[in-house]
Order: sequence, then structure tokens, then C1' cells
RNA sequence: CUCGCAUCGAGAGCGGUGGAGGGAACUGGCCCUACGAAACCGCGGCAACCGGUGGUGAGCUACUCAUCGCAAGGUGCCAAAUCCAGCAGGGUCUGUAAAAGGUUCUGGAAGAUGUGGG
Repeated sequence: CUCGCAUCGAGAGCGGUGGAGGGAACUGGCCCUACGAAACCGCGGCAACCGGUGGUGAGCUACUCAUCGCAAGGUGCCAAAUCCAGCAGGGUCUGUAAAAGGUUCUGGAAGAUGUGGG
């Protein structure tokens, strides 16, 4: 970098350095930010994907699956739904109708994280 699979409306912040930006990219919206952005460092925390470990149940004896815990390991994460929309379709409302628009739901695309493969 690429492919498969799983998950993505829950959860978790302080300090130091730093100085103006940030919320992946583009467009639109909305939001955060000098009461200090990004980034880096320290400490703390969340979670339970991998690994570890305990209970229960089922296949049935080693092992596998399901489920509920623990958490000192490997990642990850710690404003807002992946902040929201962008593509397709449905409901509904505005509109005489068409166009168009509002709202809502479903799916997709893209992305993120983990894991396995190339």
C1' cells in the first nucleotide's frame, strides 16, 4: 500500500512545552479555539479488538463455540453520531402541478480502529 472480516448515537482528561489553528480530504453547514488550536512530552483514564485469565452452558474428554466477568500485556481511544450532509431509495410537509426545498428513515460511498492474509 492492498484484500477479507468485525465494530463505529456508549465510554474516558489534567499538567508542561508550544504558539494558530483545529474537527481525515474536497464542497456546504455547524462547532471548538488567546479563558490558548495543531503537534510533542508526562501522568491519569476509557474500552475490551488481539493476547492473557475466571465462571456458566453446549458440542462432548486435549479442543471448539456461545455467554458473563477480570484487566498488570499489544494496539486504539479520551468535544459534539465517524459533528452533520453530499450518492440512491422510501415516508411526510411546503408547493395547483412540475421543478425545487424542509424533515425523517433505510442503504451506499468515503473514512477510522482492530484482526487475519497478500
Predicted 3D model of a 118-nucleotide RNA (SAM riboswitch aptamer (S box leader)) from Rubrobacter sp. It was read from a public genome assembly, where an Rfam model found it. NCBI's taxonomy places the organism under Bacteria, Actinomycetota, Rubrobacteria, Rubrobacterales, Rubrobacter. Rfam family: SAM riboswitch aptamer (S box leader). Rfam's curators write: The SAM riboswitch is found upstream of a number of genes which code for proteins involved in methionine or cysteine biosynthesis in Gram-positive bacteria.